[in-house]
Parts: sequence; C1' cells; structure tokens
RNA sequence: UACGGCUCCCCUGGAGAGAUCCCGUUUGUACCAAGUCGGUGCGAAAUGGGACGCCGAAGGCGCAACCAGCCCGGAAACGCUCAGGCAAACGGACAGGGAAGACGGA
Repeated sequence: UACGGCUCCCCUGGAGAGAUCCCGUUUGUACCAAGUCGGUGCGAAAUGGGACGCCGAAGGCGCAACCAGCCCGGAAACGCUCAGGCAAACGGACAGGGAAGACGGA
C1' cells in the first nucleotide's frame, strides 16, 4: 500500500396495503339562546379511544436449506404479524457510488 468484510456518515434508486368508519379533546369563526354558563354548523392543525379490513421491506419472533465445526456458533427477500405501516411527505429491507474509522491481510 492493493484487497476483504464490519461500523458510522453522505448521495442516488427503492415495493406492498382503507386520505376507511365511529366517539371525543384543544383551537378559530358564524349563528341561536342567554346575558359570566351553554347549544348548533363550518374551517384548520394537532391529539386520545374504539371497530372492521388489509400490507411486509425498520425492528422482533419462528422454521430451515446451507455455512462453519472439538465445543460455543452463523444463517433467507421463507413463515408469523408482537411492533410498524396502508394519498403525498417522512420512513423503508436492500442495491449502486463516495468519505472516514478500527480490524484482517498478501
């Protein structure tokens, strides 16, 4: 110093499935009533609870080909759907490129 996987960071790409329904809270406004309370409609942004349906590619769990092997181990994009998600955005396994770090290394 080439190279190798690992960790973190940056760029690009990156699928699926209800912008479902019901009941509330905060807040603005109009009207009604009333005159300190309240009721109804509408709008915006948040947010709590519930119901049914659905998705798999954060994470998690399970089976296992296989890898390694004295022991201890590793292991899917398969399965589950706990978690998460079901307009866009965000997120996103994974893939490509770049930078850094420690390690291995001929």
Model confidence (mean pLDDT): 76 of 100.
Glycine riboswitch aptamer from a Chromatiales bacterium, 106 nucleotides, folded computationally.
Taxonomically the source falls in Chromatiales (Bacteria, Pseudomonadati, Pseudomonadota, Gammaproteobacteria).